[in-house]
Context: one part of a larger RNA
This record gives sequence, C1' cells and structure tokens, in this order.
RNA sequence: GGAUGAACGCUAGCGGCAGGCCUAAUACAUGCAAGUCGAGGGGUAAUCACGUCUUCGGACGUGAACGACCGGCGCACGGGUGCGUAACGCGUAUGCAACCUACCCACAACAGGGGGAUAGCCCGGAGAAAUCCGGAUUAAUACCCCAUAAUGCAGGGGUACCUCCUGGUACUAUUUGCUAAAGAUUUAUUGGUUGUGGAUGGGCAUGCGUCUGAUUAGUUAGUUGGUGAGGUAACGGCUCACCAAGACUACGAUCAGUAGGGGGUCUGAGAGGAUGAUCCCCCACACUGGUACUGAGACACGGACCAGACUCCUACGGGAGGCAGCAGUGAGGAAUAUUGGUCAAUGGGGGAAACCCUGAACAACCAGCCAUGCCGCGUGCAGGAAGACGGCCUUCUGGGUUGUAAACUGCUUUUGACAGGGAAGAAAACGUCCAUGCGUGGAUAACUGACGGUACCUGUAGAAUAAGCACCGGCUAACUCCGUGCCAGCAGCCGCGGUAAUACGGAGGGUGCAAGCGUUGUCC
Repeated sequence: GGAUGAACGCUAGCGGCAGGCCUAAUACAUGCAAGUCGAGGGGUAAUCACGUCUUCGGACGUGAACGACCGGCGCACGGGUGCGUAACGCGUAUGCAACCUACCCACAACAGGGGGAUAGCCCGGAGAAAUCCGGAUUAAUACCCCAUAAUGCAGGGGUACCUCCUGGUACUAUUUGCUAAAGAUUUAUUGGUUGUGGAUGGGCAUGCGUCUGAUUAGUUAGUUGGUGAGGUAACGGCUCACCAAGACUACGAUCAGUAGGGGGUCUGAGAGGAUGAUCCCCCACACUGGUACUGAGACACGGACCAGACUCCUACGGGAGGCAGCAGUGAGGAAUAUUGGUCAAUGGGGGAAACCCUGAACAACCAGCCAUGCCGCGUGCAGGAAGACGGCCUUCUGGGUUGUAAACUGCUUUUGACAGGGAAGAAAACGUCCAUGCGUGGAUAACUGACGGUACCUGUAGAAUAAGCACCGGCUAACUCCGUGCCAGCAGCCGCGGUAAUACGGAGGGUGCAAGCGUUGUCC
C1' cells in the first nucleotide's frame, strides 16, 4: 500500500447493487417449511344448492364437492450445517470383458380366465390421554392363482470371430425349463404388462496429486495372497471354510495433531504466500450411538425400531419430543437482521385439466432492519472589500490572520417537501377453431402483478432539508499562543514532559480524507 462475512469510538443526507452467528454440531416456547390425485376404490364426517317430509330439533334423496380410510405418484428433490473425515473424501486422467437406473423418448409383442381377503363404515370392550383389542361386513389401477411366453432369464448343442484364455462377443428355420398384465372414460383420450435400445442419474475400480510432527520406527491375523462357497445390481476378504506366509515401511509405514476438498478469493511484477464467507460442483452429517424396512433410488433432517442423555404431559398405570429448514427465544460472544408479503414471474411435486402445495433466500420473487462493503449523487453557483463584527496572533495609536469567508445582490433546484401522471416484469398454460393416424403443430379472443400507486416522468415554492473525523517533532502533508512543570499525560518506531513543550491538555490557524473518518484484529 492492498484486502476484510469484521468489531470498537466519534459522526451521519440520499440512492443502486451486494453481504449479514466467523463463538455453543449449545438448549429450544410458538407458527409455518410436502403434498397431491374423486378421470384408481368403497364411500359421505363437514359445507353449499335443490327437492320431499317434519314432532321445526331435524331426517331422507340428488348434485356440487369432500374429512378420514384403501390405492398411486412424490416425500432420496429442494432447504440447512461443517461435527466427523488426512482418505472410504476431493481434484484430475482413465477403465468396468464386473454393474443398476422410477419418471422421459423410440421400437416390438401382449392384455384371456378366476379367487380370497382387508382398511373404512357398523357393533362391543380397555384407557386420563397417546392409543389399543375383539366381532361382523365391503371395494379397487391393492393382493393371489391359472392360462398365454419371446427378441427376456437359466441351462445345453452348433458355427464364426476375439484374446484380459476354466473367458468373451455375434449368429442359429436348433433344444429344455422358467417368468406378465388393470382398468378408467368414451366424441376424443389417458393408462397397464413383458422386453430391447436411448437419455438421465448413480455404483464400483485404477494411476497421479492432496497439511504438520521422527522429542512417533517399526506396523499388520481377515492381516497379504490362493482355492471353494456364500452374498451383492456388480467386482472384491465384502463374508466364511481350508491352504500358503505373506503385505506396508526412512521415496516416512504406524501413531499423534490439525483440517471438509475443489472451482475460486486476497495479495504479489511474477514465482509464490495466505485463504476456502457469499455463488457453483463433490463429500459428510441431521439430539448421541446402532439397525434394518419400504423403494428405481435411503440405511432416509421434518420415516421406523432399539439403546443412551436431556426436556415435557400424566388420573402414576403409561405416554410425547428432536429448528445444523424459515422466522423467532434463551445462552455464549467484540459481533451478525423480521415470529413480514406473495406464489404474480422462474423452478419443483401431484393432477387429463381446472387447480392445489411450495419459509425454494439467487433456481423463487419481494418488502423490513444494519454506513457491513462497493459504486453514484448531494450538502449550492456567480458576483461581492467597509478586507465589517467577533476570535486568534502581534514588534500593539498600528499590523497580520480567519477571509470572498460572512453580510449583501443575482441565479439554479439535483436531493428533500407537496401536487399530478404512472410502468416493464404477462403471455402462456387453459378454452375455442384448424391441420394430423397418433405424438404434436398452427391460429385466435380473453384471464392473471405480491412488489406497488413502487420505479420513472411532469409541475410548484424556496438556499431552502444535509459535514464530520483524524492528524499537524522526524518518518509524514500541516504552527503559533495559553495552561501544566519528569506531574498530569502522549507514544507505531525514534522518543516527548524536571518553567519559554511546534510531541501533554485547551484555543486559534493549518493538513489529509470525506458520509464517512480513525483505532484494533487478521492475511499478502
């Protein structure tokens, strides 16, 4: 000098853009943060409309709709945090002759027949509650069985080719066995099953790189390898039985400490050094530890079970909970915001659609708070000497300085105040029409804005609403007076102060930055 997720002191007019618990991965009151589909199903708790009846309480029926329940899809995304992790991670380069992939796209084939239950509702029982138990009955795109069966799966035969050689790939008028299904609606349309390929997302493996310590030198028994078996989507000591005795290590094993990694960021001429907030990618975690279930995908933040610590409810028998989601509270701390609005746009989930849900903070959009930072604007401009008054200094009838500064005259009106006008962000989906075998394409009228009467524009009056902070001995731009008297104090270093202090305190003046200025911390 530059930088900062900064803090502290004094001060403070406005706007735009960005940023905002670095500490206790500490404990959490309250609200919200993941639902949706009635065009899968039996149904009808509530509401509305209509009709009928009524003992005027309501009952029944139909429809619109729809609580709870069965079922489907989603809940593995999105959002948070950095505890752990020195390698199982990350970065980079490759590989899988060892793999999976819901939804989406393309293609091929199929969709025949039958059955038994169970939620809900109803009845009964237990309990303070959470909830639980029994009985009867009922449906499905829930479940099961039979049939069908290939280009699928498993095994066998044959042919050709390859070479990582107890293997692989391709083909076959070849052979044996196994494996599936669901309907809704109907003018359309949307679904189901099996398989192949694609796309996307993942899994696994290998080489290299990836902090410090030798005042850590030896470490390792599933350990290293083999055979076989099991297991997995798949390879593999992944697991197990047996066999061999290996494997790593001064090119630093093991142990210990520290730490999420990268793109990047800061600095620097560069080499390098430091760093990993915000944004993006990957990883890990979700009160602590463990376990699996469901599923295409989890060993699952707002799912389950077990154990533990803690908190809460209780009728003492027993139960409930997990903000490292968004706000918010206590605590900690030098220190870090609102218990705000909207789904209008973008994106996500469900749905045929209408639509519903979305605390998602840059894959949301906004508003609020904070000079935390960067950028921009303003606090007026021109004239004006009696060089006024006052202050300060002085060699004191005087002079210098503050100082064109003020007064005064003229002008302007950014900003602020008031008044008026007033956006873009929103054209789609949907509907209708046309074309098309379907997928789909085209045309077309409308509807829809949280921000917000905001941005922005115009007008009116009026200099009106707006300057501080640090420093002035040298480094280092800027000097005098008074007070003090090695005191009080200053100080980044050198050093100032003991009676003439440009160094302390005040004043006048000056210098530097400026809505900031200084101080402190940290990095280059």